A computed fold for a 78-nucleotide RNA from a Candidatus Poribacteria bacterium, annotated as transfer RNA. NCBI's taxonomy places the organism under Bacteria, Bacteria candidate phyla, Candidatus Poribacteria. Its mean pLDDT, the model's own confidence on a scale to 100, is 81. Its Rfam family is "tRNA". It is annotated as a transfer RNA. Rfam's curators write: Transfer RNA (tRNA) molecules are approximately 80 nucleotides in length.
RNA sequence: AGGCCAUUAGCUCAGGCUGGCUAGAGCGUCGGUCUCCAAAACCGAAAGUCGGGGGUUCGAAUCCCUCAUGGCCUGCCU
Repeated sequence: AGGCCAUUAGCUCAGGCUGGCUAGAGCGUCGGUCUCCAAAACCGAAAGUCGGGGGUUCGAAUCCCUCAUGGCCUGCCU
């Protein structure tokens, strides 16, 4: 220098291919039921500018451009 992949809830990830309902799951956290207390189990809740910016569109997590961060591969120099 070139190429590829990833970035979504506190953590691990799905969804993207085919744009369209209020963005989801597990774990964790909080509350409740149960219990002598706790755990387990069950019920419920909170938590997201979908990495940043711009564009296309009636409409973008999803398509396009760019930047950032992390990882991998190739090349060059020594």